[in-house]
Molecule: c-di-AMP riboswitch aptamer (ydaO/yuaA leader)
Organism: soil metagenome
RNA sequence: CGCCGAAUCUCGGCAGGGCGACCUGCCGGAGCCGGGGACCCACAUCCCCUGGGGUGAAUCGGUGCGCUCGCGCACCGUAGGGCGACCUUCCCGCCCGAACCCGUCAGCUCACCCGGUAGGCGUCGAGGAA
Numbered sequence: 001c002g003c004c005g006a007a008u009c010u011c012g013g014c015a016g017g018g019c020g021a022c023c024u025g026c027c028g029g030a031g032c033c034g035g036g037g038a039c040c041c042a043c044a045u046c047c048c049c050u051g052g053g054g055u056g057a058a059u060c061g062g063u064g065c066g067c068u069c070g071c072g073c074a075c076c077g078u079a080g081g082g083c084g085a086c087c088u089u090c091c092c093g094c095c096c097g098a099a100c101c102c103g104u105c106a107g108c109u110c111a112c113c114c115g116g117u118a119g120g121c122g123u124c125g126a127g128g129a130a
Base pairs, nucleotide, nucleotide: 001122002121003120004119008030009029011028012027013026014025015024016023017022031117032116033115034114035113036112041107051105052102053101054100055099060077061076062075063074064073065072066071080096081095082094083093084092088130089129090128091127
């Protein structure tokens, strides 16, 4: 300097450290993000199996193996998503297609209420056209 992501701020206050320039922490604020939450609308019946829901692009299949028959692992795809350095679109190229949380409970949803503001990477390099 740039990328994924809401995850930013040279906004205020307090405290501590330092000779100083400044640094750190905490409490607020702003911005950004997420959840809960009416009327209306939607859903609405019976049986078997199966609880249900949220953040996120991260869903859904096929094959094989394992297996406590619920799943796990591996490959190949796939819904969907990201990058190629002013913006948009097209072409082309390279990637991701996870993980976690709530706890029997939640459709949408005005007012209102609550929460988050992390973490992880790349680089002197940037594909073409309109």